Predicted 3D model of a 1470-nucleotide RNA (small-subunit ribosomal RNA) from a metagenome.
It matches the Rfam family "Bacterial small subunit ribosomal RNA". Its family is annotated with structural constituent of ribosome and ribosome in the Gene Ontology.

[in-house]
RNA sequence: AGAGUUUGAUCCUGGCUCAGAACGAACGCUGACGGCGCGUUUUAAGCAUGCAAGUCGAGCGAGAAAGCGUCCUUCGGGGCGUUAGUAAAGCGGCGAACGGGUGAGUAACACGUGGGUAAUCUACCUCCGAGCUCGGGAUAACUCUGCGAAAGCAGGGCUAAUACCGAAUAAGAUGGUAAGUGCAGAUGCACUAGCCAUAAAAACUGAGGUACUCGGAGAGGAGCCUGCGGCCUAUUAGCUUGUUGGUGAGGUAAAAGCUUACCAAGGCGAUGAUGGGUAGCCGGCCUGAGAGGGUGAACGGCCACAUUGGGACUGAGACACGGCCCAGACUCCUACGGGAGGCAGCAGCUAAGAAUAUUCCGCAAUGGGCGAAAGCCUGACGGAGCGACGCCGUGUGAAGGAUGAAGGCCUUCGGGUUGUAAACUUCUUUUAUCCGGAAAGAUGGAUUUCGGUUUGACGGUACUGGAUGAAUAAGCCCCGGCAAAUUACGUGCCAGCAGCCGCGGUAAGACGUAAGGGGCAAGCGUUGUUCGGAAUUAUUGGGCGUAAAGGGCGUGUAGGGGGACUACUAAGUCGGAUGUUAAAUCUUGAGGCUCAACCUCGAAUUCUCAUUCGAGACUGGUAGUCUAGAGUACCGAAGGGGGAGUUGGAAUUCCUGGUGUAGGGGUGAAAUCUAUAGAUAUCAGGAAGAACACCCGAGGCGAAAGCGGACUCCUGGUCGGAUACUGACCCUGAUGCGCGAAAGCUAGGGGAGCAAACAGGAUUAGAUACCCUGGUAGUCCUAGCCGUAAACUUUGCACACUAGGUGUUUGAGGUGUCGAUCCCUCAAGUGCCGGAGUUAACGCAUUAAGUGUGCCGCCUGGGGAGUAUGCCCGCAAGGGUGAAACUCAAAGGAAUUGACGGGGGCCCGCACAAGCGGUGGAGCAUGUGGUUUAAUUCGAUGAUACGCGAAAAACCUUACCAGGGCUUGACAUUCACCAGACAGGGGCAGAGAUGCUUCUUCCUUUCGGGGCUGGUGAACAGGUGCUGCAUGGCUGUCGUCAGCUCGUGUCGUGAGAUGUUGGGUUAAGUCCCGCAACGAGCGCAACCCUUACUCCUUGUUGCUAACGGAUUAUGCUGAGCACCCUAGGAGAACCGCUGUCUUUAAGACAGAGGAAGGUGGGGACGACGUCAAGUCAUCAUGGCCCUUAUGUCCUGGGCUACACACGUGCUACAAUGGGUAAUACAGAGGGUUGCCAAACCGCGAGGUGGAGCUAAUCCCCAAAAUUGCCCUCAGUUCGGAUUGGAGUCUGAAACUCGACUCCAUGAAGCCGGAAUCGCUAGUAAUCGCGGAUCAGCACGCCGCGGUGAAUACGUUCCCGGGCCUUGUACACACCGCCCGUCACACCACCCGAGUUGGAUUUGCCCGAAGUCGUCGUACCAACCGCAAGGGGGAAGAUGCCGAAGGCACGCCUGGCAAGGGGGGUGAAGU
Repeated sequence: AGAGUUUGAUCCUGGCUCAGAACGAACGCUGACGGCGCGUUUUAAGCAUGCAAGUCGAGCGAGAAAGCGUCCUUCGGGGCGUUAGUAAAGCGGCGAACGGGUGAGUAACACGUGGGUAAUCUACCUCCGAGCUCGGGAUAACUCUGCGAAAGCAGGGCUAAUACCGAAUAAGAUGGUAAGUGCAGAUGCACUAGCCAUAAAAACUGAGGUACUCGGAGAGGAGCCUGCGGCCUAUUAGCUUGUUGGUGAGGUAAAAGCUUACCAAGGCGAUGAUGGGUAGCCGGCCUGAGAGGGUGAACGGCCACAUUGGGACUGAGACACGGCCCAGACUCCUACGGGAGGCAGCAGCUAAGAAUAUUCCGCAAUGGGCGAAAGCCUGACGGAGCGACGCCGUGUGAAGGAUGAAGGCCUUCGGGUUGUAAACUUCUUUUAUCCGGAAAGAUGGAUUUCGGUUUGACGGUACUGGAUGAAUAAGCCCCGGCAAAUUACGUGCCAGCAGCCGCGGUAAGACGUAAGGGGCAAGCGUUGUUCGGAAUUAUUGGGCGUAAAGGGCGUGUAGGGGGACUACUAAGUCGGAUGUUAAAUCUUGAGGCUCAACCUCGAAUUCUCAUUCGAGACUGGUAGUCUAGAGUACCGAAGGGGGAGUUGGAAUUCCUGGUGUAGGGGUGAAAUCUAUAGAUAUCAGGAAGAACACCCGAGGCGAAAGCGGACUCCUGGUCGGAUACUGACCCUGAUGCGCGAAAGCUAGGGGAGCAAACAGGAUUAGAUACCCUGGUAGUCCUAGCCGUAAACUUUGCACACUAGGUGUUUGAGGUGUCGAUCCCUCAAGUGCCGGAGUUAACGCAUUAAGUGUGCCGCCUGGGGAGUAUGCCCGCAAGGGUGAAACUCAAAGGAAUUGACGGGGGCCCGCACAAGCGGUGGAGCAUGUGGUUUAAUUCGAUGAUACGCGAAAAACCUUACCAGGGCUUGACAUUCACCAGACAGGGGCAGAGAUGCUUCUUCCUUUCGGGGCUGGUGAACAGGUGCUGCAUGGCUGUCGUCAGCUCGUGUCGUGAGAUGUUGGGUUAAGUCCCGCAACGAGCGCAACCCUUACUCCUUGUUGCUAACGGAUUAUGCUGAGCACCCUAGGAGAACCGCUGUCUUUAAGACAGAGGAAGGUGGGGACGACGUCAAGUCAUCAUGGCCCUUAUGUCCUGGGCUACACACGUGCUACAAUGGGUAAUACAGAGGGUUGCCAAACCGCGAGGUGGAGCUAAUCCCCAAAAUUGCCCUCAGUUCGGAUUGGAGUCUGAAACUCGACUCCAUGAAGCCGGAAUCGCUAGUAAUCGCGGAUCAGCACGCCGCGGUGAAUACGUUCCCGGGCCUUGUACACACCGCCCGUCACACCACCCGAGUUGGAUUUGCCCGAAGUCGUCGUACCAACCGCAAGGGGGAAGAUGCCGAAGGCACGCCUGGCAAGGGGGGUGAAGU
């Protein structure tokens, strides 16, 4: 410090997620030791048991017992002493208000911080001052009586005090009175003279003291008041009647409505009152660079509470955790009458929960209470126990050790790895275990000194000496990316993983296991939570044209901001000093535990606040001045600015009348409609309503919405010019107020045209639409509502600054002119282009989206949703404000490259068109689907499968089926052992494979053996078994389309672009020109083959012109190589030449020449890539599978089936034909297991025959055409299927299942629906010939030649393609993406008749305890009084208030709910 994730890729916006740190944690696996910490976060739920607050005999009275000793005894016991002035209880004092716990309540002066208290109190402690005298009456304990189950209570009697009461004394105190001094500046405070009044005391003693009373001061503590600070919510906007203030009275330690009576009507609130929700606050702790954010366990400070609510008493202090009273709930006891209790103290229990410990030891230390002290008490505390809960430390051994052992795992079988790891050798002993030793923590007081002595829970612990022996001690998570670390096997979208992206559908580095590796380590992972990363709430430090986000527009209140100068001030601001900011923590320097954690000491820090002193720039304040901002006056200017009134013409429709006759209207085409009852058309007249053509313009005006005939009246704003005046009067603007298109609403008018709804006609699969004919609200006016729009410049308002160019509107000035609209300058508006700058980019760019200032509004992932609910507004429609649950990992912006478009432009192709011939109909052949079958082997399946793999299925082939056999195998290699030739012929069995049997029969040698063969055994063979989606190779297709890329440079943040686009041209990215590109590569073209022409060479087997010979005739022959031809070479064509056009280009057109003319024709040749295209059955090959079978051999069958469907062909339907007769002309191939001549036989297939030929020699070997004749339009002399019969040939073998021949038979078919195919010239069409395969089998395939056309205007349309451009929400790329209803399942939510809780307001009723008040007769010790009585007290009664409870009406908030509603998510439903 960042990373992953939206896309094909990119940049941006934006969310989600991760890496870090932390924890009072929990869970899973594992677990050696020690130190230091921490340990019910849930239920302020309930609690058995024990303990947690007592102490003082030096305040007081009273005062045991057991035991022991002794005496007596009737042996039952009793007395005395001691125990002991002890225990227990009581009066009294002090303490119990501390310490300890918890965080329910509390949004508050509760807390923090700083002040105030001149408005206060303070026991114990310290210091100072003054005292401490004399009396009195009671009462508990105790005893007696009574009541009660108990708890306890009542009465009679006795008694003490440091308990209580009276008197005296009063420095000082308090109160009153009055005078004065000083201080302060809200009421006041302090001091001082005099006088009056009032109030004290307690003793004990060990004789040292300690207590006690009054007063002053201090310290520490407490109360009250106050400035400032720290939560959410406006879907809480108004709250308040003791409320705000005053006066009197009361009350408190003390100010105060704290309380009360009366008076006044105030007080609080948008700087958020009131209400609701949540919450103890802080020092700190966690995180963070910081600012911040989160948190408030442990430790420390404060507050609050003690079963719930209320109340007071006592006291210095409480409205009191281990006190009291009352009420409620709960638990317990009970004799049913009544009582008792309060662990949020320490342990412990139950319950709850994911979850949190011992009913331990000790007062030795520290601290506290009491005491003079000894001491007692102390679950505070000190310790131990349990828990890896956290932090820190230590160990589980160290060194050596390579045939790199064995084993495991992987493997390309070579090896690699585990791995110096182990074994083994040497060494050490921390820790654990055992035996010994053994702490510190321990001080204080008194005192003249010395000496002696006591106290440890932890603990026989820390620590330490020794002994034995590597001995006693390693796990957890991870290994696809983020993120360090990989292989094998298993599994097969299953099981599972997953923080995000995502893995898993047969080769998973992502699941499970193993091996190996990585990380951390007595722990490791997971889960949860917080901060961080997140600049993702942005003060530091964000945004709003298009990503979420500018209010529809104005006006203006509060608020915020604000020009120049001078002076003063000192609130803000800045600086100094002082006080405070507790301790602990953090930081830092040291020190102590062996180190560390931990602990101790010192330092620093604590940024705020308060007081005070100063500074005076800036902001604020006060006073004064100014004119540059703003405004006013004056003179001009333009304008659809607004309101009202008057008025005009064109058009439309309707009405009346005329002319006139058959249609009109409408559409893509029609129909509905209208018209002979006279339409449309046309003329004249009339009526009505609405809107204002031309002018009209990226032009004007207005705040926006918006505004358009003309004229008149009223009226707002703006601009220019020049002067004068005012003197900051300004800018913005929450709430408020006003305006606000269209539609809509209310009432009343109006209604020509147009026109939702509606009706009809069409279109369509449907058409609740688009089109047509009609047509009502509405549109118009008046009055009033509504208040929203893509109310958009998607750009808030104001001001200032920052290059220009060019239009346009309005005004002013200037130059110039005879004059002017022109020209120049300025101002205001409104457009376009563009620079810097800016922006994610697009773009914006003086009319900013630039640079700044001020103010307002708004945003914070998508969906849910602008929905629900509440409230406000509205007549309604609806509007404003405006969530959550749940769900997703994206949603989005701009730009890029493609692809696509029933987008555009340009261009090409038998693509269409123009033609010729077909297919689709028939029969047959062949392939496929389907069906059938024991099997009908397998593959190919739109184009790009279907006469395809197959250039030959009767057996074989053959992979399929049935049956019969074999198991090292039909085939290869190697090894071991045994045997022997192998092989061939014959016989028998068998369907055959095979089995049995018989005959014949080896080579070599160094004599070990070897070669060869068979058998047995082992390695292995074998597989047309699976996966073409694991692959190589080969192939199809787009497509012989003109494209596809690279290097360098340049542009762009980038993906990318440029080049390759543009203007021409070409068959072509072919070439030329231009150009931030310059070059290059793969393609195109050319080079290759063939064909067309010429020449040279060659001259047999080819050829034959001349010459000779022979023949009826023929290159038959001599001869020749001229010609043809053969097969080798050369030439020839290049827009080269001429003209025209073009940019003097590339090139095009025309022409000449030429065998050939513009790549001459044809072929081979197929760029980057696409289709997971095809092929594991050509071959090769990874993986998987079979191994007496999925291998192999054999016989027979099947691949040839047949209701049917499709493709590809053949033959036809006939006269451009058929038959018959005659006759002529090829090319290219093939041939010895062959082609086969002549001749003969057969109607024929063919047979016999055998010449020639290993081929330019011989053979296979032509047909259509041409000529003559017949047929004459018919199911025929067309057509030939089918069937019967007879044959031929091949072959072991033609039954399933061959081809051909002859005779007979003579089917469908008379040119083919929708649709569809090929072809642009030697082509189509037509005619035959050859070859491969092959024993035989060709309508198929591959070739060959013969005859030989028609048509192309053209590119609108169909199909495919190329280039440019445009839109895109597509990128699996339009066969894309994607919307809504319905049906089903699940989830959360809203409404809901009601029902049931909680909280709370108001009013009323009842009214406990209790303070206060009143009464107080019947009551009472102290003092006064002889007494009566007084004074004082007090039971009781009663009044106000008053908790809980009850009643009533509300309000807020939950749970449940028939039913209703939408939303979200789900598999390939619709």